[in-house]
Context: one part of a larger RNA
RNA sequence: UUCGUUAAGGAACUCGGCAAAAAAGCUAGGCGUAAGUUCGCAAUAUGCCUUGCCUGCUCGUAAAAGAGCAGGCCGCAGCGAAAGUAUUUCAACCAACUGUUUACCAAAAACACAGGUCUCUGCAAACCCGCGAGGGGAAGUAUAGGGGCUGACGCCUGACCAGUGCUGGAACGUUAACGGGAGCGGUGCAAGCCAAUCCCCGAAGCGCCAGUGAACGUCGGCGAUAACUAUAAUCGUCCUAAGGUAGCGAAAUUCCUUGUCAGGUAAGUUCUGACCCGCAUGAAAGGCGUAAUGAGUUGAAAACUGUCUCAACGAAUAUCCCG
Numbered sequence: 001u002u003c004g005u006u007a008a009g010g011a012a013c014u015c016g017g018c019a020a021a022a023a024a025g026c027u028a029g030g031c032g033u034a035a036g037u038u039c040g041c042a043a044u045a046u047g048c049c050u051u052g053c054c055u056g057c058u059c060g061u062a063a064a065a066g067a068g069c070a071g072g073c074c075g076c077a078g079c080g081a082a083a084g085u086a087u088u089u090c091a092a093c094c095a096a097c098u099g100u101u102u103a104c105c106a107a108a109a110a111c112a113c114a115g116g117u118c119u120c121u122g123c124a125a126a127c128c129c130g131c132g133a134g135g136g137g138a139a140g141u142a143u144a145g146g147g148g149c150u151g152a153c154g155c156c157u158g159a160c161c162a163g164u165g166c167u168g169g170a171a172c173g174u175u176a177a178c179g180g181g182a183g184c185g186g187u188g189c190a191a192g193c194c195a196a197u198c199c200c201c202g203a204a205g206c207g208c209c210a211g212u213g214a215a216c217g218u219c220g221g222c223g224a225u226a227a228c229u230a231u232a233a234u235c236g237u238c239c240u241a242a243g244g245u246a247g248c249g250a251a252a253u254u255c256c257u258u259g260u261c262a263g264g265u266a267a268g269u270u271c272u273g274a275c276c277c278g279c280a281u282g283a284a285a286g287g288c289g290u291a292a293u294g295a296g297u298u299g300a301a302a303a304c305u306g307u308c309u310c311a312a313c314g315a316a317u318a319u320c321c322c323g
Stems, first nucleotide, its partner, number of pairs: 001316006008309002012307001017304001028050004036041001038152001052073008074078001087302007094294002099111002115150007127136003153289004158219003163216002165212005172207003179200004185194003220238005247281001248278001259275005
C1' cells in the first nucleotide's frame, strides 16, 4: 500500500456516515403496495412468502417448452459454485423534464430546452460576411426569417411616461451650403471687378406636442389619534412621475441574530412549521405553487458497520538491506 477478521458499544468519528459494512441480488416466481399526482406516474414503493434433488401422476404440446399435485432424500444453508448484480424511508431548497458545459482542480442551482412575450422584416426582406463582385438568410416569403427577454404546467403578472430610449406628429421655433435681394467700402476713364454687413428662402437633426414598461428603469417622510395599557382602521402635513398591489418572507435574500414561539433531541448556531420589526422581498433581470426527474444542496430516521471509544491479530506486496 492492498486486503481479511474482531469482545462490548453502534456515528459517540467527522465539515459531512467520507470510507467501509449491511439489505437485496444469476434482470427468478407468487402475493401485495401508501401519501401525493399533470391520472402518465409515484412503483421493482415500502413489505411478505417460495426456491435443491429423486420418483410417480394430471393438464398442456405434433414432440418439446411450460403449469400443477402427491410421495420420498440430503444438508447449517437449495439464486447452495464462480463472475456478476439496487440499501431504504421521511422532509426542505433549487432547476420542470431528457440533454449541455470549464479537453487537464468546478457537472451545478450555471447553459440549453419546449412554451410565453416584445420588436424588426413585403422580398433585390430585415440581419450577417466581404474593399468589391458576390455569398449566407433561402432555392425560404409574415403559420416565414432576424434580434431581445423569460423559461414545462397551474394561478397570476400591480402603480409610475417626470428622466433616458423608441415610435408617431403636412403646424411652429432654431439651422448649413446653394439660391434671391440690399449694399458700407476699395479699385478702375469706363464697362466692370472685389467686398464688410444685413434681409428672404432653406433638409435632416434638435426644440416642441403626444404615445409607449414582457423598453432602460423607479415604486417616500414626519406628526397626531380608539373609554386600562398597547396598537392604530383614521386624520394632518411635506415632497413626488408614482409612492411596492397580489403573493412570499430571519429566505440560496435578515446586518443586529444562535430574532421570538412551537416541533424534533437528554442536550439542536443546522433543520422543519409559524410570526413579520423585509438593515436591503416582490411580480417575464418574472412572483407564488407544483407531480415526475437530479452522480445537485440541506436536515432527520431505520438497517448496518473498526468512522469512532481503542485498538489488536493475520495475509500479500512495495520502500530498505544482503546476494
Molecule: large-subunit ribosomal RNA, domain IV
Organism: Candidatus Moranbacteria bacterium RIFCSPHIGHO2_01_FULL_55_24